The RNA shown here (Bacterial RNase P class A) has 335 nucleotides and comes from a soil metagenome. The coordinates come from a structure-prediction model, not an experiment, and the mean pLDDT is 77. The sequence is in RNAcentral, with records from MGnify. It matches the Rfam family "Bacterial RNase P class A". Rfam classes the family as a ribozyme.
[in-house]
RNA sequence: GAGUGAGUCGGGCGGUCGCUUCCCGAAACGGAAGAGGAAAGUCCGGGCUCCACAGGGCAGGGUGACCGCUAACGGCGGCGCGGAGCGAUCCGCGGAAAGUGGCACAGAAAAUACACCGCCCGAAAGGGUAAGGGUGAAAUGGCGGGGUAAGAGCCCACCGGCGCGCGAGCGAUCGCGCGCGCAUGCCAAACCCCACCCGAAGCAAGACCAAAUAGGAGGCUGAGCGGCCCGCUCUUAAGGCCUCGGGUAUGGUCGCAUGAGCCGGCGAGCAAUCGCCGGCCCAGAGGAAUGAUCGCCGCCCGCAAGGGCACAGAACCCGGCUUACAGACUCACUC
Numbered sequence: 001g002a003g004u005g006a007g008u009c010g011g012g013c014g015g016u017c018g019c020u021u022c023c024c025g026a027a028a029c030g031g032a033a034g035a036g037g038a039a040a041g042u043c044c045g046g047g048c049u050c051c052a053c054a055g056g057g058c059a060g061g062g063u064g065a066c067c068g069c070u071a072a073c074g075g076c077g078g079c080g081c082g083g084a085g086c087g088a089u090c091c092g093c094g095g096a097a098a099g100u101g102g103c104a105c106a107g108a109a110a111a112u113a114c115a116c117c118g119c120c121c122g123a124a125a126g127g128g129u130a131a132g133g134g135u136g137a138a139a140u141g142g143c144g145g146g147g148u149a150a151g152a153g154c155c156c157a158c159c160g161g162c163g164c165g166c167g168a169g170c171g172a173u174c175g176c177g178c179g180c181g182c183a184u185g186c187c188a189a190a191c192c193c194c195a196c197c198c199g200a201a202g203c204a205a206g207a208c209c210a211a212a213u214a215g216g217a218g219g220c221u222g223a224g225c226g227g228c229c230c231g232c233u234c235u236u237a238a239g240g241c242c243u244c245g246g247g248u249a250u251g252g253u254c255g256c257a258u259g260a261g262c263c264g265g266c267g268a269g270c271a272a273u274c275g276c277c278g279g280c281c282c283a284g285a286g287g288a289a290u291g292a293u294c295g296c297c298g299c300c301c302g303c304a305a306g307g308g309c310a311c312a313g314a315a316c317c318c319g320g321c322u323u324a325c326a327g328a329c330u331c332a333c334u335c
Stems, first nucleotide, its partner, number of pairs: 001335009011297007019034005036311001040322002043320005048202002051199001055230004060198005066078004080093005094193002099191002101187003116133002118129004141159002144156003160182001161180008206254004216244006222234004261280008298309004
């Protein structure tokens, strides 16, 4: 100098006036706290709540090498194989040898093979040939030699592939040996097959309180097991649904902030992560607060006056993923 991978900050300090919540107080006054790394997209997973979760089967949905971590995951770590890169490092991942189906354009041919040019045989007709050219995202093992009219696993060595055995590993897989001229083009984000997992709706979930009122008439019907079936449970007059008529009102409290919490230290583990000890309490609204302004400083734009400070804005909570992000900085590693 060029890169690769992690991570941090993302205007600072102070004054004044406001807003939300909490504390003290009879009140006034006063005191404390007050957006993010993504609060975002709502794409996954979990907690929590309700639905009366027996059980079995079917349908439907999801995931996908292996071993772990975790409350769980489609996340993360490690490892295996393949690919890219000089490298640090990054990207990908069940099965195409069960069946069905598809493969645009170009090309002779896109898979029961096939002959356009070329090469060879032949007078020609025709035949042989997948070595060479050309098309394509993809063309029926690669390369060298032998062989041949020209060619071809037709034959041979090496590499690749497939099968078997032995060994290493928890395993994916790897190593070694033997055998087989080679059978299997690509696509599963096409249907499908295999293995594993999954009940649904969501805080307007849901619980309680207060106020008001009259629970009136008629009709239909058993209800639940949350998509369906079997089967099971409860009930025999309750419950549910519809229509008509009427009353009160569309309020309050909880859920809702102590949690898979944050910080520090020590230990186990390659790591993700886990354990122990100590310390801390850190928004909680609900038509929805988190703002405005002044002074000094920093950075950017501008000659100056002056202007601006990336992306963005909590809504029950948490773990991830993805996306957005001006600028500044730190660490490790590679060439």